Record summary
Predicted 3D model of an 87-nucleotide RNA (SAM riboswitch aptamer (S box leader)) from Fusobacterium necrogenes. Its mean pLDDT, the model's own confidence on a scale to 100, is 86.

[in-house]
RNA sequence: UAACCAUCAAGAGAAACCGAGGGACUGGCCCAAAGAAGUUUCAGCAACCUGCUUUAAAGUGUGGUGCUAAUUCCAGAAAGAUGGAUA
Numbered sequence: 001u002a003a004c005c006a007u008c009a010a011g012a013g014a015a016a017c018c019g020a021g022g023g024a025c026u027g028g029c030c031c032a033a034a035g036a037a038g039u040u041u042c043a044g045c046a047a048c049c050u051g052c053u054u055u056a057a058a059g060u061g062u063g064g065u066g067c068u069a070a071u072u073c074c075a076g077a078a079a080g081a082u083g084g085a086u087a
Base pairs, nucleotide, nucleotide: 001087002086004084005083006082007081008080013042014041015040016039017038021031022030023029025076026075027074028073043068044067045066048064049063051060052059053058072079
């Protein structure tokens, strides 16, 4: 990067540095100098893969991801995101 499968109305934020954008895209509507995005640290949520317990269901939360404004913010689209497994 490509095709495939599953999920996306629940849940969970503080600090430091920095300094103007951000919510994928288009339209809307919002967030933002009472500090956006980013980086780091700590914390938390969740349970996709995984370890452990278990006949199983299920539990737990060890490790790998992911996530922590608003229903994927709303509508649209041959849309997007995350995970798994494959090339």